The prediction has a mean pLDDT of 84. Predicted 3D model of a 72-nucleotide RNA (transfer RNA) from a Candidatus Wirthbacteria bacterium.

RNA sequence: GCCCCCUUCGUCUAUCGGUUAGGACGUCACGCUUUCAAUGUGAAAAGAGGAGUUCGACUCUCCUAGGGGGCG
Numbered sequence: 001g002c003c004c005c006c007u008u009c010g011u012c013u014a015u016c017g018g019u020u021a022g023g024a025c026g027u028c029a030c031g032c033u034u035u036c037a038a039u040g041u042g043a044a045a046a047g048a049g050g051a052g053u054u055c056g057a058c059u060c061u062c063c064u065a066g067g068g069g070g071c072g
Base pairs, nucleotide, nucleotide: 001071002070003069004068005067006066007065010025011024012023013022018055027043028042029041030040031039048064049063050062051061052060
């Protein structure tokens, strides 16, 4: 220098163009308990950045950034 892959709640991970973006763990609140733990119920919490295509984009295309792999 060239090519390929990845980037979603705090963490891990679903979602093959129309979902309220789901789940587990964690966090918080409440209940239970003399208290804690365990457990039950509930809540908050996410599409790397930008542009394009489309009636509609996390999903398709391009650029940029970060990470990983291969070739030279």

It was read from a public genome assembly. NCBI's taxonomy places the organism under Bacteria, Bacteria candidate phyla, Candidatus Wirthbacteria. It matches the Rfam family "tRNA". It is annotated as a transfer RNA.